Molecule: transfer RNA
Organism: Candidatus Portnoybacteria bacterium CG02_land_8_20_14_3_00_45_8
RNA sequence: GCCGCGGUGUUGGAAUUGGCAGACAAGAUGGACUCAAAAUCCAUUGGUGGCGACACCGUGAGAGUUCAAAUCUCUCCCGCGGCA
Numbered sequence: 001g002c003c004g005c006g007g008u009g010u011u012g013g014a015a016u017u018g019g020c021a022g023a024c025a026a027g028a029u030g031g032a033c034u035c036a037a038a039a040u041c042c043a044u045u046g047g048u049g050g051c052g053a054c055a056c057c058g059u060g061a062g063a064g065u066u067c068a069a070a071u072c073u074c075u076c077c078c079g080c081g082g083c084a
Stems, first nucleotide, its partner, number of pairs: 001083007010026003019067001027045006046057004060076005
């Protein structure tokens, strides 16, 4: 230099036919149980604003296509693998 695969909450990792982003698990927080703890059970858990209902933003960065993009297209960055 060329080719392929990948980058999503705190973490692992889903969602690919373009149609509610974050299923499921871990972790964390609150509660129950206990003399106390562990284990177990229940609830919550992307961010910001709001008392709240809710609103806005968010899939490595930027742009494009589209009513609608994590998903398709282009450029760039990073990681892994292969070829030279």